[in-house]
Context: one part of a larger RNA
RNA sequence: CUGGGCGUAAAGGGUGUGUAGGCGUCCAGGUAAGUCAGGUGUAAAAAGCCAGAGCUCAACUCUGGUAUUGCACUUGAAACUGCCUGGAUAGAGUGCGAGAGAGGGGAGCGGAAUUCCCGGUGUAGGGGUGAAAUCCAUAGAUAUCGGGAGGAACACCGGUGGCGAAGGCGGCUCCCUGGUUCGCUACUGACGCUGAGACACGAAAGCGUGGGGAGCAAACAGGAUUAGAUACCCUGGUAGUCCACGCUGUAAACGAUGGGCGCUAGGUGUUGGUGGCGUUAUAGCCAUCAGUGCCGAAGCUAACGCGUUAAGCGCCCCGCCUGGGGAGUACGGCCGCAAGGCUAAAACUC
Numbered sequence: 001c002u003g004g005g006c007g008u009a010a011a012g013g014g015u016g017u018g019u020a021g022g023c024g025u026c027c028a029g030g031u032a033a034g035u036c037a038g039g040u041g042u043a044a045a046a047a048g049c050c051a052g053a054g055c056u057c058a059a060c061u062c063u064g065g066u067a068u069u070g071c072a073c074u075u076g077a078a079a080c081u082g083c084c085u086g087g088a089u090a091g092a093g094u095g096c097g098a099g100a101g102a103g104g105g106g107a108g109c110g111g112a113a114u115u116c117c118c119g120g121u122g123u124a125g126g127g128g129u130g131a132a133a134u135c136c137a138u139a140g141a142u143a144u145c146g147g148g149a150g151g152a153a154c155a156c157c158g159g160u161g162g163c164g165a166a167g168g169c170g171g172c173u174c175c176c177u178g179g180u181u182c183g184c185u186a187c188u189g190a191c192g193c194u195g196a197g198a199c200a201c202g203a204a205a206g207c208g209u210g211g212g213g214a215g216c217a218a219a220c221a222g223g224a225u226u227a228g229a230u231a232c233c234c235u236g237g238u239a240g241u242c243c244a245c246g247c248u249g250u251a252a253a254c255g256a257u258g259g260g261c262g263c264u265a266g267g268u269g270u271u272g273g274u275g276g277c278g279u280u281a282u283a284g285c286c287a288u289c290a291g292u293g294c295c296g297a298a299g300c301u302a303a304c305g306c307g308u309u310a311a312g313c314g315c316c317c318c319g320c321c322u323g324g325g326g327a328g329u330a331c332g333g334c335c336g337c338a339a340g341g342c343u344a345a346a347a348c349u350c
Base pairs, nucleotide, nucleotide: 004321005320006319007304008303012318014201015200016199017198021194022193023192025088026087027086028085029084030083031082033081034080035077036076037075038074039073040072041071042070048066049065050064051063052062053061054060091191092188093187094186095184096183097182098181099180103177104176105175106174107173108172109171110154115149116148117147118146119145120144121143125136126135162169163168206247207246208245209244210243211242215241216240220236221235222234223233258317259316260315261314262313263312266295267294268293269292270291271290272289273288274287275286276285277284299306300305323350324349325348332343333342334341335340
């Protein structure tokens, strides 16, 4: 390079925006770079192949032909690709009219509960466990009532419900703001798809500075358990968990399934729209679009399973895999305050 693959065997980048590049709708005209056909030149000889000849044969040698699939020039063709010009609207987008939503950022507000503080009532226990003990309590605990402080999270609604590119998002109100769906078909006229680099976002933990700290809780301490118990259980408890700003850039970042477009039986549930039928109004029924589940034709698959939300049938683009260990390591480079991250081998060994 050819070839085969990537749900679970090795393999989809954590996610997006987008540069170069690759690929790209319909019609007409032009061009002739790619493409195709003819011609000319060249493509040394030897070697190879074919025919014949010479050594007694052969190897070997000699003669002729062929081939050398290439390149250059030239004459043409115009279907396809490219380029130029003009046009179109089915892709894409804009406008107009409606809609749903825990989408994002900021500010304010609310109730339940835990803890703590103050006061009242009240007395000997409470707590915890398999059983206990450490622990709390006559300096009045637990329980109960009233008042107060503070932090964090938002029961029910809540739903294989919704939104977001992913991470993720859940009390209420207001402000700012992104995406998206449906209907109409007015406008633009291929403006598209993908995307190496690049840039941005990116759970938790962790880091820096400053705040905050109720509950929970690595580390740590004690009590148990046990042969031991650096654990599981219990009583405590500091970082942290929370906020602001800055870093880190990882994950079973999972649907373990990259993105786009088209095509290929259905059935059933559900969310959001639109049209029609129906109804006093709902409900309900039919059609259609967008999402989200389940079951399944064909087909696919090693099987499991997937099956219009494909892992089916095709096209375009990106990423990735190539036996196990060594190793996602060493070295080097880049990034980071550090922790470490990204890129990424070999010897050796089975």
Source information:
The part of an RNA shown here (small-subunit ribosomal RNA, central domain) has 350 nucleotides and comes from an uncultured bacterium. RNAcentral holds the full RNA, with entries from Greengenes. The prediction has a mean pLDDT of 89.